[in-house]
The RNA shown here (Glycine riboswitch aptamer) has 88 nucleotides and comes from a Pseudomonadota bacterium. It matches the Rfam family "Glycine riboswitch aptamer". About the family: This family represents the bacterial glycine riboswitch. Glycine riboswitches usually consist of two metabolite-binding aptamers domains with similar structures in tandem. The aptamers cooperatively bind glycine to regulate the expression of downstream genes. In Bacillus subtilis, this riboswitch is found upstream of the gcvT operon which controls glycine degradation. The sequence was found by an Rfam model in a public genome assembly. Taxonomically the source falls in Pseudomonadota (Bacteria, Pseudomonadati). The prediction has a mean pLDDT of 80.
C1' cells in the first nucleotide's frame, strides 16, 4: 500500500411453522382464553475443540422470549463505503 481479519453503515439475497377455535371491542388489528406447530433476532444448556481459577463454545438442544397469510423481522451470504487492530 493492498489483501485477509474486525466493526459500523447501506443495498441486495435470505427458510421454518394453523389466514386455526370461542368470546369481547367498531373493521385492520388490539385483549382474554384453549389447543397444534417452528427455529435462523435475543436467551438458555451441552459436543468436538479451546482452555485451566472461574470457564468459553456452533446451523446442535430447549422453545423463556420471538414466531406461524401479506407487511414487519431474520441467522447467514454477497456488493459498496468509512474506519480500526495484528501478522510479516
Nucleotide at each position: 500500500c493492498g489483501c485477509c481479519u474486525c466493526g459500523a453503515a447501506u443495498c441486495g439475497g435470505g427458510a421454518g411453522a394453523g389466514c386455526g377455535c370461542g368470546g369481547g371491542g367498531a373493521a385492520c388489528c388490539c385483549c382474554c382464553g384453549c389447543c397444534g406447530c417452528c427455529g435462523a433476532a435475543g436467551g438458555c444448556g451441552c459436543a468436538a475443540g479451546c482452555g485451566c481459577c472461574c470457564g468459553c463454545a456452533a446451523u446442535c438442544g430447549c422453545u423463556c422470549a420471538g414466531g406461524c397469510a401479506a407487511a414487519a423481522g431474520g441467522a447467514c451470504c454477497g456488493g459498496u463505503u468509512c474506519g480500526a487492530u495484528c501478522c510479516a